[in-house]
Molecule: transfer RNA
Organism: Deltaproteobacteria bacterium
RNA sequence: GGCCCCGUCGUCUAGCGGUUAGGACGCUGGCCUCUCACGCCGGAAGCGAGGGUUCGAUUCCCUCCGGGGUCA
Numbered sequence: 001g002g003c004c005c006c007g008u009c010g011u012c013u014a015g016c017g018g019u020u021a022g023g024a025c026g027c028u029g030g031c032c033u034c035u036c037a038c039g040c041c042g043g044a045a046g047c048g049a050g051g052g053u054u055c056g057a058u059u060c061c062c063u064c065c066g067g068g069g070u071c072a
Base pairs, nucleotide, nucleotide: 001071002070003069004068005067006066007065010025011024012023013022018055027043028042029041030040031039048064049063050062051061052060
């Protein structure tokens, strides 16, 4: 350098045109307990960046950035 794949809460991950962007762990408030833990109820926190297509984009297209694989 060519080609391919992947970037979603702190972490791991689901979602692939119209969702309230869901779950687990973690964090956090409350309940429970003599206390802690467990358990139960609740909360905060996310679509890598910029363009384009579309009535509508996390999802499709282009470029860039980052990571991985492969060929030389």